[in-house]
RNA sequence: UGCUUAUCAAGAAAGACGGAGGGAUUAGGCCCUGAGAUGUCUUAGCAACCCAAUUCAGUUGGGUGCUACUUCCUACCUGACGCCCCUGCGGCCGAUGGGGAGAUGAGUG
Numbered sequence: 001u002g003c004u005u006a007u008c009a010a011g012a013a014a015g016a017c018g019g020a021g022g023g024a025u026u027a028g029g030c031c032c033u034g035a036g037a038u039g040u041c042u043u044a045g046c047a048a049c050c051c052a053a054u055u056c057a058g059u060u061g062g063g064u065g066c067u068a069c070u071u072c073c074u075a076c077c078u079g080a081c082g083c084c085c086c087u088g089c090g091g092c093c094g095a096u097g098g099g100g101a102g103a104u105g106a107g108u109g
Base pairs, nucleotide, nucleotide: 001109002108003107004106005105006104007103008102013043014042015041016040017039021032022031023030026075027074028073029072044067045066046065048064049063050062051061052060053059054058071101076098077097081090082089083088
């Protein structure tokens, strides 16, 4: 770095360093941020995938991953339903489903 495949509305933060933007990219929106974000490191945690042990369906250990917001939302196609239920809420100012892109695991070149 290419390909295949599975998942992506759940879950899980403190400290140190650092000092300006950040939430992948473009645009719009909505947010986070000098009460210090994003990032890096340490520790802790979560439990998605893989491996091993044990065991009987869970537990433990390890590897990767993750720990604001649905992958923060929308963008392209579809076009009326969706929210377990609904005397409620949202919805043609676009529900829902799909696609694309992305992230992560596993496999493979």
Record summary:
Predicted 3D model of a 109-nucleotide RNA (SAM riboswitch aptamer (S box leader)) from Rufibacter tibetensis. RNAcentral holds the sequence, with entries from Rfam and Ribocentre. The coordinates come from a structure-prediction model, not an experiment, and the mean pLDDT is 78. NCBI's taxonomy places the organism under Bacteria, Pseudomonadati, Bacteroidota, Cytophagales, Rufibacter.